[in-house]
Predicted 3D model of a 76-nucleotide RNA (transfer RNA) from a Gemmatimonadota bacterium.
The sequence was found in a public genome assembly.
The organism belongs to Gemmatimonadota, within Bacteria.
RNA sequence: GACCGGGUAGCUCAGCUGGCAGAGCAACGGACUUUUAAUCCGUAGGUCGUGGGUUCGAAUCCCACCCCGGUCACCA
Numbered sequence: 001g002a003c004c005g006g007g008u009a010g011c012u013c014a015g016c017u018g019g020c021a022g023a024g025c026a027a028c029g030g031a032c033u034u035u036u037a038a039u040c041c042g043u044a045g046g047u048c049g050u051g052g053g054u055u056c057g058a059a060u061c062c063c064a065c066c067c068c069g070g071u072c073a074c075c076a
Base pairs, nucleotide, nucleotide: 001072002071003070004069005068006067007066010025011024012023013022019056027043028042029041030040031039049065050064051063052062053061
């Protein structure tokens, strides 16, 4: 440098054909328990990487860029 995959809650990840942004774990509160743990119930938590474009409507489609991983190429 080329190509491929990825970036969504604190972490790991879903999100179908464009139409209300979600799960598990973690955190917090409560129930239960002699206590802890476990279990159960609930609460809070989001610049969907950034900036544009298309559209009535974009996490989803298009363009550019940034970051992470991989493959290949280049290299005295």